Transfer RNA from a subsurface metagenome, 74 nucleotides, folded computationally.
C1' cells in the first nucleotide's frame, strides 16, 4: 500500500430482490406433591452511511472491525 473473505436475535448459523428463520439461551403458562423433562406462547435480529428499485438483509459505491495472501520501507 494492493487483492480477497468475513459480519442476521444473548450465542451458534441458515436466508441472496417481495420484508427474516432454525437450534440452544430467555420469559409467561399447561402438566407435576416440587424440581427437571415435555408441550404451547412470546420477546429479540440484518456492522454503519450513502445510492438503485414500486420495494433492499439480498445488487453497486464508501466507510468501520476482525480474517488471509501479496508487496514496499524500518
Nucleotide at each position: 500500500g494492493c487483492g480477497g473473505g468475513u459480519a442476521u436475535a444473548g450465542u451458534a448459523u441458515a436466508g441472496a430482490g417481495g420484508u427474516a428463520a432454525u437450534a440452544c439461551g430467555c420469559a409467561a403458562g399447561c402438566u407435576u406433591c416440587c424440581c427437571a423433562a415435555g408441550c404451547u406462547u412470546g420477546a429479540a435480529u440484518c456492522g454503519g452511511g450513502g445510492g438503485u428499485u414500486c420495494a433492499a438483509u439480498u445488487c453497486c459505491c464508501c466507510u468501520u472491525a476482525c480474517c488471509c495472501g501479496c508487496u514496499c520501507c524500518a
RNAcentral holds the sequence, with entries from ENA. Its mean pLDDT, the model's own confidence on a scale to 100, is 82. RNAcentral records the identical sequence in 2 taxa.